[in-house]
A computed fold for a 72-nucleotide RNA from Triplophysa tibetana, annotated as transfer RNA. Its mean pLDDT, the model's own confidence on a scale to 100, is 82.
This record gives sequence, C1' cells and structure tokens, in this order.
RNA sequence: UGGGGUAAAGCUCAGUGGUAGAGCAUUUUACUGCUGAUCAAGAGGUCCCCGGUUCAAAUCCGGGUGUCCCCU
Repeated sequence: UGGGGUAAAGCUCAGUGGUAGAGCAUUUUACUGCUGAUCAAGAGGUCCCCGGUUCAAAUCCGGGUGUCCCCU
C1' cells in the first nucleotide's frame, strides 16, 4: 500500500427480511447444620456509528471507526 474476516446481554456465541435468543455469570425463592450442587422465577440489549433499499433491516447495499488475518 492492497485484499479479506469480524463488531449482538457482564462473558462466550446462535439468529440468511416479519415480536432479539441460548449457555455461563448475576438477583430472588425452595431444598439444608454451613457451603456447594439441584429446582423454580426474574432482571439484564438504541444488535459499533452514519446513510440507503424495503410495507418491514441484527439480517441486504454504501461509507466510517475499532480489531484480527494475508500480501507487499
């Protein structure tokens, strides 16, 4: 310098145009000598930013930013 991947809950990640989810973590409850394990319930998200397409965008398109890889 050029090319490619990636960005979603506190963490790791599903989600190929139609109400944003799981596991772990966290809060509460039950269980009990205590802790842990287990059971049940809850909270937690402007889906990186700006724009475009569409009746409708986490998803498709363009640009930007961060990060990773490759080439020089």

Background
The sequence is in RNAcentral, with records from Rfam. Lineage of the source: Eukaryota > Neopterygii > Cypriniphysae > Cobitoidei > Triplophysa.